[in-house]
RNA sequence: UGAGUUGGUCAGACGAUCGCUGGUGGAGAGAUCCACGAGAGGAAAGUCCGGGCUCCGCAGGACAAAAUGGUCGGUAACCCCGACCGAUCGCAAGAUCAGGGAAAGUGCUACAGAGAUUUAGACCGCCACUCGAUGGCUUGCCAUCGUUCUGGUAAGGGUGAAAAGGUGAGGUAAGAGCUCACCAGCAGUUGAGGUGACUCAACUGGCUUGGUAAACCCCAUUUGGAGCAAGGCCAAACAGAAAGCAGUGGCGGUCCGUCGCGUUAUGACUUUCGGGUAGGCUGCUUGAGCGAGUCAGCAAUGGCACGCCUAGAUAAAUGAUCGUCGCCGGUGAGAACCGGUUACAAGACCCGGCUUACGACCAACUCUUUUU
RNA sequence: GCACCCGUGGCUCAAUUGGAUAGAGCAUCGGUCUUCGGAACCGAGGGUUGGAGGUUCGAAUCCUCCCGGGUGUG
Numbered sequence: 001u002g003a004g005u006u007g008g009u010c011a012g013a014c015g016a017u018c019g020c021u022g023g024u025g026g027a028g029a030g031a032u033c034c035a036c037g038a039g040a041g042g043a044a045a046g047u048c049c050g051g052g053c054u055c056c057g058c059a060g061g062a063c064a065a066a067a068u069g070g071u072c073g074g075u076a077a078c079c080c081c082g083a084c085c086g087a088u089c090g091c092a093a094g095a096u097c098a099g100g101g102a103a104a105g106u107g108c109u110a111c112a113g114a115g116a117u118u119u120a121g122a123c124c125g126c127c128a129c130u131c132g133a134u135g136g137c138u139u140g141c142c143a144u145c146g147u148u149c150u151g152g153u154a155a156g157g158g159u160g161a162a163a164a165g166g167u168g169a170g171g172u173a174a175g176a177g178c179u180c181a182c183c184a185g186c187a188g189u190u191g192a193g194g195u196g197a198c199u200c201a202a203c204u205g206g207c208u209u210g211g212u213a214a215a216c217c218c219c220a221u222u223u224g225g226a227g228c229a230a231g232g233c234c235a236a237a238c239a240g241a242a243a244g245c246a247g248u249g250g251c252g253g254u255c256c257g258u259c260g261c262g263u264u265a266u267g268a269c270u271u272u273c274g275g276g277u278a279g280g281c282u283g284c285u286u287g288a289g290c291g292a293g294u295c296a297g298c299a300a301u302g303g304c305a306c307g308c309c310u311a312g313a314u315a316a317a318u319g320a321u322c323g324u325c326g327c328c329g330g331u332g333a334g335a336a337c338c339g340g341u342u343a344c345a346a347g348a349c350c351c352g353g354c355u356u357a358c359g360a361c362c363a364a365c366u367c368u369u370u371u372u
Numbered sequence: 373g374c375a376c377c378c379g380u381g382g383c384u385c386a387a388u389u390g391g392a393u394a395g396a397g398c399a400u401c402g403g404u405c406u407u408c409g410g411a412a413c414c415g416a417g418g419g420u421u422g423g424a425g426g427u428u429c430g431a432a433u434c435c436u437c438c439c440g441g442g443u444g445u446g
Base pairs, nucleotide, nucleotide: 002367003366004365005364006363007362008361009360010359012325013324014323015322016321017320018319020039021038023036024035025034026033027032041344045355046354048353049352050351051350052349053227054226055225056224060256061255062254063253065223066222067221068220069219070084071083072082073081074080085099086097087096088095089094100218101217105216106215107212108211109210123157124156125153126152127151128150131146132145133144134143135142136141137140165183166182167181168180169179170178184208186205187204188203189202190201191200192199193198231282232281233280234279240273241272242271243270244269245267247261248260249259250258251257289308290307291306293304294303295302296301326341327340328339329338330337331336373445374444375443376442377441378440379439382398383397384396385395391429400416401415402414403413404412422438423437424436425435426434
């Protein structure tokens, strides 16, 4: 210099004027007015996960269904986060992983190929036997060549994503874990290190077992349901209606179980509908909160003490203009002048994450080139 | 708020439930025929299956996240 990787910070500041929405105080009979103070985000978004909160009596069991899946930790909890282990990718900094089980069972594995998953598979090739031809001679044997038949053979070629360990030696008619040595992998035992995933070492075994579970499935773990239009309180207008007669209703997949009301009853009975509707109040914002500090921890995070209070709207407020400073761009030697102040985007019960959108700046690290 | 569905040439639909060049009809373009046009016949082009990743030997199809459109319900 160029190319990257990872992490972090900010999202213009102050003042004035005119508006908008809440709060507090004051004035006024009231409408309303005045003063003070407050008023969106890192993603408020997507609604993809998890929780708080509220109701369903409790949140119980079995089955079903769904989700998750290395280990240890963090957390209120998690499909989240941290550290580590393993695999893959990258020269590297680093990144990614639905990362349990294919030696329980079932399914799938197209096309190509001779043969595709259990004693797999002979197309070419190699070898033996038979026959024929030629040659040699010791005259019934050897060598070479050829085609067919019958066998053997998984070394070599070829097909494929995948062909049933690899290399070497022995062995053989040719070959083959057929035998042996080494290597890889699998299973088991023992030892060492680690909380653990796992790693390292030694020995034994049979010689080797395809892939796919983001196919069914098996194993382990988790999940009761609904959602602020939850739920609570106040409460119009019309105006009541229907069913049931010993059962009925709830627990929002099914069953068990369990609970409420009722059970010699035609009732001030039970259930359903109109209607707990229109509308209003509440829930509603002090919270797993924020800031700076310190301690523990590699870290995620947690503990302690101090300080702070920071939207609550309802068809939905947070905007506009001006000035000064800052920042960016351009011109210029400079003083200065001109222009811009921008990206993505805005609450709707509240939090923790993830994902997506997006402007600028900073730091650390890696590789390459050049120079010292 | 909750529950769900769909996306394949310009348009309307297929694709054997994972198997390879993604296939039809209409439309478009060129040619034949005709004096010209239509119809008919012959032929051609046009798709990265909404986008990006992943699983797999192999993805329109399976999984995840986005984008766009739609439905039901209080």